[in-house]
Context: one part of a larger RNA
Molecule: small-subunit ribosomal RNA, central domain
Organism: uncultured bacterium
RNA sequence: CUGGGUUUAAAGGGUGCGUAGGCGGACACUUAAGUCAGCGGUGAAAUGCAGCGGCUCAACCGUUGAACUGCUGUUGAAACUGGGUGUCUUGGGUUCGGUCGAGGCCGGCGGAAUGCGUGGUGUAGCGGUGAAAUGCUUAGAUAUCACGCGGAACGCCGAUUGCGAAGGCAGCUGGCCAGACCGAUACCGACGCUGAGGCACGAAAGCGUGGGGAUCAAACAGGAUUAGAUACCCUGGUAGUCCACGCCGUAAACGAUGAUCACUGGAUGCCGGCGAUACACAGUCGGUGUCGGAGCGAAAAGCAUUAAGUACUCCGCCUGAGUAGUACGGUCGCAAGGCUGAAACUC
Numbered sequence: 001c002u003g004g005g006u007u008u009a010a011a012g013g014g015u016g017c018g019u020a021g022g023c024g025g026a027c028a029c030u031u032a033a034g035u036c037a038g039c040g041g042u043g044a045a046a047u048g049c050a051g052c053g054g055c056u057c058a059a060c061c062g063u064u065g066a067a068c069u070g071c072u073g074u075u076g077a078a079a080c081u082g083g084g085u086g087u088c089u090u091g092g093g094u095u096c097g098g099u100c101g102a103g104g105c106c107g108g109c110g111g112a113a114u115g116c117g118u119g120g121u122g123u124a125g126c127g128g129u130g131a132a133a134u135g136c137u138u139a140g141a142u143a144u145c146a147c148g149c150g151g152a153a154c155g156c157c158g159a160u161u162g163c164g165a166a167g168g169c170a171g172c173u174g175g176c177c178a179g180a181c182c183g184a185u186a187c188c189g190a191c192g193c194u195g196a197g198g199c200a201c202g203a204a205a206g207c208g209u210g211g212g213g214a215u216c217a218a219a220c221a222g223g224a225u226u227a228g229a230u231a232c233c234c235u236g237g238u239a240g241u242c243c244a245c246g247c248c249g250u251a252a253a254c255g256a257u258g259a260u261c262a263c264u265g266g267a268u269g270c271c272g273g274c275g276a277u278a279c280a281c282a283g284u285c286g287g288u289g290u291c292g293g294a295g296c297g298a299a300a301a302g303c304a305u306u307a308a309g310u311a312c313u314c315c316g317c318c319u320g321a322g323u324a325g326u327a328c329g330g331u332c333g334c335a336a337g338g339c340u341g342a343a344a345c346u347c
Base pairs, nucleotide, nucleotide: 004318005317006316007301008300012315014201015200016199017198021194022193023192025088026087027086028085029084030083031082033081034080035077036076037075038074039073040072041071042070049065050064051063052062053061054060091191092188093187094186095184096183097182098181099180100179103177104176105175106174107173108172109171110154115149116148117147118146119145120144121143125136126135162169163168206247207246208245209244210243211242216240220236221235222234223233258314259313262310263309266291267290268289269288270287271286272285273284274283295303296302320347321346322345329340330339331338332337
């Protein structure tokens, strides 16, 4: 380099935007860089290969040839790729009209519940468990009523639902911002796809500064259990959980399935449109599920128009197990640590 793979066996980057690069729609003309052909030059010798020959053979040696698949000059060809020019509309984008949603950010408001405070009623228990005990309670608890405070999360609706690139997003409401889809088919005219580096986003936990602190709860303490019990169970409880700003940059970041586009049988739900006006509908566009055929499938589980099928393009990644995601170096980070990432040795 070719070749083989990447749902579950090693392997899809957590996600997006995008630089270089790679790849790229239709038609005409042109060019001749790639490409192809003819001719010329060069491609040392030795080695290797083939023929013939010399040492009795061989090794060894001589000689002739092909080869040296390359580079270069020149003359041509013009289908394809590339370059140039012009044109096009189907890819892509814009515009107009509408629809949709827990999409994002900022603010306002609400009720239920837990806890606490004050007061009332009321009296001996409450709580907790397998059973208990620690704990709370005559300084009046638990229960119950009224009022108040504070923080956090939003029951029913709720779904096999929806939105978002992913992480993720759920009370109501206002503002700001973004998106998708449908319809019209007016405009631009290939403006596209992918994307090494790069930049941005990125659950939870964790970190810094300041606030907040109801609940829950690592650590911790006590009570149980037990042979022990640094656990599981119980009573407490601090970081944290919440907010602002700044870091961290990891996850079973999962569909364990990279992105775009085209094509390829059926069946049956749901969501959003169009389908002229209210409702409904044949049909149709977009999305989201289930079942199953061909085909695919380390011969499997299964996938199956939301492909793991048939093909193209581009990127990431894999190459026996352990050592090890370790060491060393580099780099990022306040730190924790992240990223990059071996070998000896063993099997």